Glycine-GGAnGA riboswitch aptamer, 178 nucleotides, folded computationally. It was read from a public genome assembly, where an Rfam model found it.

């Protein structure tokens, strides 16, 4: 600033949609499943971590003598996510599947955006020209900024715009007053 009792958050049901990864080998078996065996996903659901907070001890420290407020180091304890791949799931259809939409229910008072701050994926430092990692051309890739499909403000689909080493960006996340 906006939006909210004509219902904010939140939580469960029921339906629609919904990515990724060996129909791997070998043995048994009744195809489904056991067992071993080396690979690979990551989006049930658990768990791990930043900045913040909290407590303790050093060593300093003011109004003010002690002391404490405050600063610094070191130690625990707390701490979010689509990060991470540790446990569980998964890697032909089926079956599940996070997030989204309908459509009731139930529960009552906050959300959202900007602002500052932590964490925060993917994919060529690709030839050529050029001092150059910038620009122009060429050819591949990627997707979580923005905007199209779409009614969905979607993580799905495509790839205009943007990106493809660090930096920067970044959809989401967590914190931020007496």
């Nucleotide at each position: 600033u906006c939006g909210a009792a004509u219902g904010a958050u939140g939580a469960g049901a029921a339906c629609c949609c919904u990515a990724g990864a060996g129909a791997c080998u070998g043995c048994a078996u009744a195809u489904a499943u056991g067992c071993a065996g080396a690979g690979c996903c990551g989006a049930a659901g658990a768990a791990g971590c930043a900045a913040g907070a909290u407590u303790u001890u050093u060593a300093g420290g003011a109004a003010a003598g002690u002391c404490u407020a405050c600063u610094a180091a070191a130690a625990a304890u707390u701490g979010a996510a689509a990060c991470u791949a540790u446990c569980a799931g998964g890697c032909a259809a089926a079956a599940g599947g996070a997030a989204g939409g309908u459509u009731a229910u139930u529960u009552g008072a906050c959300g959202a955006u900007a602002c500052u701050u932590u964490g925060g994926a993917g994919a060529g430092a690709a030839c050529g020209u050029g001092a150059a990692a910038a620009a122009c051309g060429u050819c591949g890739c990627c997707u979580a900024c923005g905007a199209g499909g779409a009614u969905a403000c979607a993580a799905c689909c495509a790839a205009c715009u943007g990106g493809c080493a660090a930096a920067a960006g970044g959809a989401c996340a967590g914190a931020g007053g007496a």

It matches the Rfam family "glycine-GGAnGA riboswitch aptamer". On this family, see Weinberg et al., Proc Natl Acad Sci U S A 2017: "Bioinformatic analysis of riboswitch structures uncovers variant classes with altered ligand specificity".